[in-house]
RNA sequence: GGGCGGCUAGCUCAGUCGGUAGAGCGUGUUUUUGACGUAAACAAGGCCAUAGGUUCGAUCCCUAUGCCGCCCA
Numbered sequence: 001g002g003g004c005g006g007c008u009a010g011c012u013c014a015g016u017c018g019g020u021a022g023a024g025c026g027u028g029u030u031u032u033u034g035a036c037g038u039a040a041a042c043a044a045g046g047c048c049a050u051a052g053g054u055u056c057g058a059u060c061c062c063u064a065u066g067c068c069g070c071c072c073a
Stems, first nucleotide, its partner, number of pairs: 001072007010025004019056001027043005049065005
C1' cells in the first nucleotide's frame, strides 16, 4: 500500500431482508435470611464509533474517516 471482518447498556454479545433496540452477567431497591449467600419481583442504564448521502423514515443501504483484528504484498 491492497483486501476482508468487527465497532450496539459497565462487560460479553444478539437484533431488525429500513418503521425510533434486547438478552446474560453486573448495578440499585424491595421481599426472603439472625446475617451473608441463594432465590424472586421491579427499576436504572444506549442520541447503535464519527461525519455526510439516499429515503417520508437509517443501528440497518451508500461514501469518507477513526479504532481493533486477520490475510496479502

The RNA shown here (transfer RNA) has 73 nucleotides and comes from Parcubacteria group bacterium GW2011_GWB1_37_13. Rfam family: tRNA. Rfam classes the family as a transfer RNA. Its mean pLDDT, the model's own confidence on a scale to 100, is 83. Taxonomically the source falls in Bacteria candidate phyla (Bacteria).